[in-house]
């Protein structure tokens, strides 16, 4: 300098906003209904650098088989790993915003 892997999915929060529920103003004698309003909240989005499970993956290792032994091969369990990680502005779905996609991106160190 090259080339592989460092991951998949479900729950969860930080956090978002306003589709749909409720709140809160108005409109109406009243109802219903419409309107405006992100408003503590359900519904609903949702983390690479967040939490927690599952399952992969990689090493290591015990038992079972079929044949008298290794190999190989098929089932079952243990176990150690799965690192590190500052990040604009812009733009993109969705009803609309976001630590969600663009993006481990530009940059930076």
């Nucleotide at each position: 300098g090259u080339c592989g892997u460092u991951g998949u999915c479900g729950g969860c929060u930080a956090g978002g906003g306003u589709u749909c529920c409720g709140g809160g103003c108005g409109c109406u004698c009243g109802a219903a209904g419409c309107g405006c309003u992100g408003c503590u909240g359900g519904u609903c989005c949702g983390a690479g650098a967040g939490c927690c499970g599952a399952c992969g993956g990689u090493c290591c290792u015990g038992c079972c088989g079929g044949c008298g032994u290794u190999c190989a091969c098929g089932g079952u369990g243990g176990g150690g790993c799965u690192c590190c990680a500052c990040g604009g502005a812009g733009g993109g779905a969705c009803a609309a915003a976001a630590g969600c996609c663009c993006g481990g991106g530009a940059g930076g160190c």